Predicted 3D model of a 258-nucleotide part of an RNA (large-subunit ribosomal RNA, domain VI) from a marine metagenome. RNAcentral holds the full RNA, with entries from SILVA. It matches the Rfam family "Bacterial large subunit ribosomal RNA". Rfam links the family to the GO terms ribosome and structural constituent of ribosome.
[in-house]
Context: one part of a larger RNA
RNA sequence: CGUAAGAAUAUUGAUGAGAUCUGUCCUUAGUACGAGAGGACCGGGAUGGACAAACCUCUAAUGUACCAGUUGUCAUGCCAAUGGCAUAGCUGGGUAGUCACGUUUGGAAUGGAUAACCGCUGAAAGCAUCUAAGCGGGAAGCCAACUCAGAGAUAAGUAUUCUAUCAUUGAUAAGUCACCUUGGAGACUACGAGGUUGAUAGGUUGGGGGUGUAAGGGCUGUGAAGUCUUUAGCUGACCAAUACUAAUAUGACGAACA
Numbered sequence: 001c002g003u004a005a006g007a008a009u010a011u012u013g014a015u016g017a018g019a020u021c022u023g024u025c026c027u028u029a030g031u032a033c034g035a036g037a038g039g040a041c042c043g044g045g046a047u048g049g050a051c052a053a054a055c056c057u058c059u060a061a062u063g064u065a066c067c068a069g070u071u072g073u074c075a076u077g078c079c080a081a082u083g084g085c086a087u088a089g090c091u092g093g094g095u096a097g098u099c100a101c102g103u104u105u106g107g108a109a110u111g112g113a114u115a116a117c118c119g120c121u122g123a124a125a126g127c128a129u130c131u132a133a134g135c136g137g138g139a140a141g142c143c144a145a146c147u148c149a150g151a152g153a154u155a156a157g158u159a160u161u162c163u164a165u166c167a168u169u170g171a172u173a174a175g176u177c178a179c180c181u182u183g184g185a186g187a188c189u190a191c192g193a194g195g196u197u198g199a200u201a202g203g204u205u206g207g208g209g210g211u212g213u214a215a216g217g218g219c220u221g222u223g224a225a226g227u228c229u230u231u232a233g234c235u236g237a238c239c240a241a242u243a244c245u246a247a248u249a250u251g252a253c254g255a256a257c258a
Base pairs, nucleotide, nucleotide: 001152005163006162007161008160009159010158011157015149016148017147018146021049022048023047024046025045026044027043033038051106052105053104054103055102059100061098062097066093067092068091069090070089071086072085073084074083075082076081110144111143112142117137118136119135120134165171166170175253176252177251178250179195180194181193182192183191200246201245202244203242204241205240206239207238209235210234211233216229217228218227219226220225
């Protein structure tokens, strides 16, 4: 820009893409077959490999400042308690998130038309012949079926709902965007949630999870230290509640004919 007014929501599916893999074991059955040795089709079940997708309950990894321990040194006048620097100083753990080595799921079933091939009926050619007319069976392959995208599919589709006025090339409607608070969305954009008629983010409160019993004080011990207060104290991302703070205010765009 188009889809002959302007919008919002929900869709149809032309078409395209993806996927399509495979082993072993048990059973049928030591059956059919075979002198024996050996040893099935068909059917039923179990369990793997590789590959793919999603996810984080479990098992692990990470988790740059969540907790604790600890070395050296400097500082807060000193003790005590803290803070800075030393790879995150080092060490032991670890929430959310991310992730595989983890978990779950998938390639199943089915239909149609066929290939090689196997047939029925059957002439040309009194026989024979799957073929010439006609009619069947038949593959991991083809077309569907499964998953995803998908109306610029210019043949531009469909359904529902909303607005459909002034006015004369402008103001408005439904609506959209800007702007702002933001997100398990994200390079930017886009997409999603929300903007006081509000739980969108922060804060606060409560909880969860983590760490592992804070500081101060009491008691015991000459002391290092121990013990009680105390399963404490602290706590990033998690789950809720709560308008305390910030989403205020505002601007722009945006509709035809009969």